[in-house]
RNA sequence: CUGGAGAGCGGCGCUCCCGAUGCCGGGUGCGCCCACCGAAGGGGCAACACGGGCGCGGCCCGUGGAAACUCUCAGGUCACAGGACAG
Numbered sequence: 001c002u003g004g005a006g007a008g009c010g011g012c013g014c015u016c017c018c019g020a021u022g023c024c025g026g027g028u029g030c031g032c033c034c035a036c037c038g039a040a041g042g043g044g045c046a047a048c049a050c051g052g053g054c055g056c057g058g059c060c061c062g063u064g065g066a067a068a069c070u071c072u073c074a075g076g077u078c079a080c081a082g083g084a085c086a087g
Stems, first nucleotide, its partner, number of pairs: 001087003008034001010033005016027004035077003041073001042071003048064007
């Protein structure tokens, strides 16, 4: 540099802009609520290794210990942006 998935076009409120010119509609941003996603980041665990203990051809405790698994804190759910990973 290139490719790059998933999940609400959700509800309510506020701000600004546009249209209308009473109620309303559309767009942007923010807050709250519910639902959902996992591929920024982050947390957790196996085998195994080490240490200790015991009733010792086994068992228990502690420390270290991977992920695309798992959690969903963070982040994300039009587009843009981001994006593990690959080239």